[in-house]
Background
This is a predicted structure of a 371-nucleotide RNA (Bacterial RNase P class A) from a Gammaproteobacteria bacterium. The organism belongs to Gammaproteobacteria, within Bacteria. A source record names the gene rnpB. The sequence is in RNAcentral, with records from ENA. Its mean pLDDT, the model's own confidence on a scale to 100, is 77.

RNA sequence: GGAGUCGGCCAGGCAAUCGCGCGUCCGCUGAGGCGCGAGGAAAGUCCGGGCUCCGCAGGACGAGGUGCCAGGUAACCCCUGGGAGGCGUGAGCCUACGGAAAGUGCCACAGAAAACAGACCGCCACCUUUGCGGAUUGAUCCGCAAGGGCGGUAAGGGUGAAAAGGUGCGGUAAGAGCGCACCGCGCGACUGGUAACAGUUGCGGCAGGGUAAACCCCACCUGGAGCAAGACCAAAUAGAGGAACUGUCAGCUUCAGCUGCAAGGCGUGGUCCGCGCUGUUCCCGGGUAGGUCGCUAGAGUCUUUCGGUGACGAGAGGCGCAGAUGAAUGAUUGUCCACGACAGAACCCGGCUUAUCGGCCGACUCCCACC
Numbered sequence: 001g002g003a004g005u006c007g008g009c010c011a012g013g014c015a016a017u018c019g020c021g022c023g024u025c026c027g028c029u030g031a032g033g034c035g036c037g038a039g040g041a042a043a044g045u046c047c048g049g050g051c052u053c054c055g056c057a058g059g060a061c062g063a064g065g066u067g068c069c070a071g072g073u074a075a076c077c078c079c080u081g082g083g084a085g086g087c088g089u090g091a092g093c094c095u096a097c098g099g100a101a102a103g104u105g106c107c108a109c110a111g112a113a114a115a116c117a118g119a120c121c122g123c124c125a126c127c128u129u130u131g132c133g134g135a136u137u138g139a140u141c142c143g144c145a146a147g148g149g150c151g152g153u154a155a156g157g158g159u160g161a162a163a164a165g166g167u168g169c170g171g172u173a174a175g176a177g178c179g180c181a182c183c184g185c186g187c188g189a190c191u192g193g194u195a196a197c198a199g200u201u202g203c204g205g206c207a208g209g210g211u212a213a214a215c216c217c218c219a220c221c222u223g224g225a226g227c228a229a230g231a232c233c234a235a236a237u238a239g240a241g242g243a244a245c246u247g248u249c250a251g252c253u254u255c256a257g258c259u260g261c262a263a264g265g266c267g268u269g270g271u272c273c274g275c276g277c278u279g280u281u282c283c284c285g286g287g288u289a290g291g292u293c294g295c296u297a298g299a300g301u302c303u304u305u306c307g308g309u310g311a312c313g314a315g316a317g318g319c320g321c322a323g324a325u326g327a328a329u330g331a332u333u334g335u336c337c338a339c340g341a342c343a344g345a346a347c348c349c350g351g352c353u354u355a356u357c358g359g360c361c362g363a364c365u366c367c368c369a370c371c
Stems, first nucleotide, its partner, number of pairs: 001367010012336007020037006039342001043353002046351005051226004058273004063222005068082005083097001084095004098217002103215002105211003120157002122153003126149010165183006184206001185204008230293004239284001241283005247261001249260004264278004300319008
């Protein structure tokens, strides 16, 4: 000097004039004074909760979610630190990371064959046909080449994403874990570690692979609905309007009714059991839909000390930081500059994901040149 990786911060500023919303003070009742007033994602509604209400909130099934280990947290599918696998020269980054010996599926096409696996080409032994060459007096014998029959083979080649573990040596008619060494795989032991795992070592010739982001198995977790939740106040009204239904039954009685039980219905996701409440359904007609609270002091934020590798936790001190409700921060002027993108709270937080102009700071890695 160049190229990268990781982390943090900012989000137009200042001044004036006019105009908005909330709070507070004064009150001479004068939009007077003072203070505050959209984000790093306010977005998506993908998760987790706080809070409110329902509810015997119970039990079983089902359904859904998570998926290496250990921590953090109110909790989580989040974060931190480790482990394993993979990518990168590296700083670093990614992982839908439990189980394929519980079972069932699937692996197109190609290929002989994709698992109860197999022989297309090839290699080898034996028999035989033909040709050539050699030996022999001849019958015959040997070698090579081409073809056929029969048997052995899974090393070599081909197909494919993947083919009866891989490499090497020996052995064989030719071959093969057939034998051996190392690696792989399975089962153990010891050591280190909280653990996931790692290392060392022993035995075994060995259940071919992939796929669970296929069904499934295993472990853990899970009531529901949601601020349009919910609570209170005020006001107003019209309902002795009409109709239908319920029995294996029991009792009373004015013989048509009443009561009890049952059935049925309701009870904040599904089914069953339990529990609680209760007669059920339909038609016609009327009133209200206004206000207040919830609503912002929060699992808040800033500074600092201690503990911890870290996420974070504990202590001390400071600050007071939007609460609209048809929906508040806009307009003009001047100036500075990095010339401003994506973009506006609606009960509140912790995350994740997505969009995004420009600037600043720190740490680390690699390459080049010079001293």